């Protein structure tokens, strides 16, 4: 060059027959519990779903481009 695949919370990742408020585990963080931590309970917050642009009444989802990262092939 080429072709496949990955990009969603601090991290790990579900969620792709387009549809009602976008979700789980850790994680930080308040609160309980303890003399103090640790573990355990509880509880709210945290996201322009990788960037732009299309198609639709409606996009994480389907086009199309470009960016990162893999892997194959040359």
């Nucleotide at each position: 060059g080429c072709g496949c695949c990955c990009u969603u919370a601090g991290c790990u990742c579900a969620g792709u027959u387009g549809g009602a408020u976008a979700g789980a585990g850790u994680g930080a963080c308040a609160g309980g519990c303890u003399u103090c931590g640790a573990a355990c309970c509880u509880g709210g917050a945290g996201g322009u779903c990788g960037u732009g642009g299309g198609u639709u009444c409606a996009a994480a989802u389907c086009c199309u481009a470009c960016a990162g990262g893999g892997c194959g092939c040359a």
Model confidence (mean pLDDT): 81 of 100. This is a predicted structure of a 74-nucleotide RNA (transfer RNA) from Thermoanaerobacter pseudethanolicus ATCC 33223. The organism belongs to Thermoanaerobacter brockii, within Bacteria. The RNAcentral record of the sequence draws on Rfam. Rfam family: tRNA. It is annotated as a transfer RNA. From the family's description: Transfer RNA (tRNA) molecules are approximately 80 nucleotides in length.